The RNA shown here (c-di-GMP-I-GGC riboswitch aptamer) has 95 nucleotides and comes from a Planctomycetia bacterium. Model confidence (mean pLDDT): 86 of 100. It was read from a public genome assembly, where an Rfam model found it. Taxonomically the source falls in Planctomycetia (Bacteria, Pseudomonadati, Planctomycetota).
RNA sequence: UUCGAUAAGGGCAAACCCGUCGUGAGGCGGGGACGCAAAGCCAAGGAUCUGCGUUGGUGCGACUCGCAUCCGCUUAGACAGCCUGGUCGCCGAAA
Repeated sequence: UUCGAUAAGGGCAAACCCGUCGUGAGGCGGGGACGCAAAGCCAAGGAUCUGCGUUGGUGCGACUCGCAUCCGCUUAGACAGCCUGGUCGCCGAAA
């Protein structure tokens, strides 16, 4: 340090379960550990997911309307332990 050890001291905590908040994605707390050298923090870009609206397609019905669903578009969110990015940081073998 743009590097990462069968190191030392430690840290975080997936799935799942319980409680709770939310329309929902999901969040919070407890238990629990799959894993993680940033699995600390941020949320600028993208991906994925959710809600509202909507062009079009398909199906159904009590049929110029309504319902369901799929692609797209807009918008408000979620996530970030999906990627890029920003930022702070323990230790110091090898390089």